[in-house]
């Protein structure tokens, strides 16, 4: 110089002028005037957790959803740290839905012989047992065949019933054996995944659980249009179902509670009315920032500072001037991401600009 | 704002437990006739996107587009 990879903190600043919504204040209560606050790392997607509220302050059982190495962290979680296997990459470093396939179903197309109690197309072989043929020194050799052995090598597939090697066979094969897989017991080390190390066993146990299912944990519903309170209007109307009934209850039963049992709860459907209205909920919070201590870390704990939108169909904007940074231009000059709060809070995921640092590999110089 | 639903040829729509992605109209091109239309033959053409699981994905997973619907109060 290069190429990569991994972190951080920021989202340009200042002034003027005009404009917007909250709030607090003033005022002639009528425009108005002064003060002050006024989007984000994602405000997004609504994927996951919780807060709050309601419905039994939340219940039992099946069903049913969900997580899935181990240990911490956390209100909590599928986040998040640390670690432990496994992968990819020369490396920094980064990925892994990473429990059971020796409980059980069920798949495994096509191709191949054979897709899981194994099996034989092509090829090996002729020891054993029968036949033939040629040969013979009458022991026997030798070639084919059927009976048969074998499963190494070929071929087929994504995957073919351990792997290399030596021995050993008639050829062969964990048949032996040596190393590696693997399995099953010991013994250390570890809080634990799980490592190390011995011993034993020819080796039984292909894969798929983002197939069903199994083991372990978790989970009640429904959402701020939850949900409270005050207030306006209306025909407090028709009509069908309606009693082992309905409703909180959303798949079933149980079980609680309130309702009602024909002068009928309550569901559906038409029609009516509203100021779709106002008050709360609503914004101090599992809050921010600094500084100490404990922790490898995530994160805790402790003193100290700050107040940081809260409107309810939506306010947070726009010109002009200076400067700074990148980027194109000779130069005047342009351009400068993604994107906007609606009940809050924790993550994830997606979108996106440029800046600084660390650290690997590479080529060059000194 | 909160909730729930979907996306396969241009259009409607099919796919059984994950194994060749089928129809139907329409298009196109030939036959037929003098033309045309209409019959008849025959081709073309698709799983909204990226990614995983898997020997293999329209089907099963995770991430995003995009459409589409539901939900005010009272009596």
């Nucleotide at each position: 110089g290069g190429a990569g990879u991994c972190g951080g903190a920021c989202a340009g600043g200042c002034g003027a002028c005009c404009g917007c919504g909250g709030c607090g204040g003033g005022g002639u209560u009528g425009a108005c005037c002064c003060g002050u606050c006024g989007a984000g790392g994602a405000a997004a997607g609504u994927c996951c957790g919780a807060a709050c509220u309601c419905c039994a302050c939340a219940g039992g059982g099946c069903a049913g959803g969900g997580u899935g190495c181990u240990g911490g962290c956390u209100a909590a979680c599928g986040g998040c740290c640390a670690g432990g296997g496994g992968g990819a990459g020369c490396g920094a470093u980064c990925c892994c839905a990473c429990g059971g396939a020796a409980a059980g179903u069920g798949c495994c197309a096509c191709a191949g012989a054979a897709a899981a109690c194994a099996a034989a197309c092509c090829g090996c072989c002729a020891a054993c047992c029968g036949g033939g043929g040629c040969g013979u020194u009458c022991g026997c050799g030798u070639c084919c065949c059927g009976c048969g052995g074998c499963a190494a090598g070929g071929g087929u597939g994504a995957a073919a019933c351990g792997g290399u090697g030596c021995g050993g066979u008639a050829a062969g094969a964990g048949c032996g054996c040596a190393c590696c897989g693997c399995c099953u017991c010991u013994u250390c080390g570890g809080u634990g995944a799980c490592g190390a190390a011995g011993a034993g066993g020819g080796c039984a146990c292909g894969g798929c659980a983002a197939a069903c299912c199994c083991c372990a944990c978790c989970c009640g519903g429904a959402g701020c249009a939850a949900g409270a309170c005050c207030g306006a209007a209306u025909a407090g109307g028709g009509g069908a179902g309606g009693a082992u009934g309905c409703g909180g209850c959303g798949g079933c039963c149980c079980g609680c509670c309130g309702c009602g049992c024909u002068c009928g709860a309550c569901u559906c459907c038409c029609g009516g009315g509203u100021a779709c209205g106002g008050u709360c909920g609503c914004u101090c919070g599992a809050g921010g920032g600094g500084c100490g201590c404990g922790g490898c870390a995530a994160c805790g704990c402790g003193c100290u500072u700050c107040c940081c939108a809260g409107a309810g169909a939506a306010a947070u904007g726009g010109u002009c001037g200076c400067c700074a940074c990148g980027g194109u231009g000779c130069a005047a000059a342009c351009c400068g991401a993604c994107a906007g709060g609606a009940u809050u809070c924790g993550g994830c995921u997606u979108a996106c600009g440029g800046c600084c640092g660390g650290c690997u590999c590479c080529g060059u110089c000194c | 704002u909160c909730c729930g639903g979907g996306a396969u040829c241009g259009u409607c729509u099919a796919a059984u437990u994950g194994g060749u992605a089928g129809g139907a109209c329409a298009u196109c091109a030939g036959c037929c006739u003098u033309u045309g239309g209409a019959g008849c033959u025959g081709a073309g053409u698709a799983u909204c996107c990226u990614g995983g699981u898997u020997c293999g994905a329209g089907u099963c997973c995770a991430g995003g587009u995009c459409c589409c619907g539901g939900a005010a109060c009272c009596a």

This is a predicted complex of two RNAs, RNase P RNA and transfer RNA, with 441 nucleotides together. Model confidence (mean pLDDT): 80 of 100. It holds a member of the Rfam family "Bacterial RNase P class A". Rfam describes the family as follows. Ribonuclease P (RNase P) is a ubiquitous endoribonuclease, found in archaea, bacteria and eukarya as well as chloroplasts and mitochondria. Its best characterised activity is the generation of mature 5'-ends of tRNAs by cleaving the 5'-leader elements of precursor-tRNAs. Cellular RNase Ps are ribonucleoproteins. RNA from bacterial RNase Ps retains its catalytic activity in the absence of the protein subunit, i.e. it is a ribozyme.